[in-house]
């Protein structure tokens, strides 16, 4: 320097023939217990990295940065 992957809730991912953002953990509340933990029920939590195009509509499509991983390549 070139090619691929990957970036979503605090955490680990899910969602790709564009059409309402979501699960497990974790937190908070309430119930149950003497009283914890286990259970159950509910709620809370998002710039879908970032900038920009395409559309009637972008997590999704395209072009550009920026991050992490990987893999090639590097001379006399």
């Nucleotide at each position: 320097g070139c090619c691929g992957c990957u970036g979503u809730a605090g955490c680990u991912c899910a969602g790709u023939u564009g059409g309402c953002a979501g699960a497990g953990c974790g937190g908070c509340g309430c119930a149950c217990u003497c009283g914890u933990a286990a259970u159950g029920c509910g709620c809370a939590g998002g710039u879908c990295a970032c900038c920009a195009g395409u559309u009637c509509g972008a997590c999704u499509c395209u072009g550009g940065u920026c991050a992490g991983c990987g893999g090639c390549u590097c001379c006399a």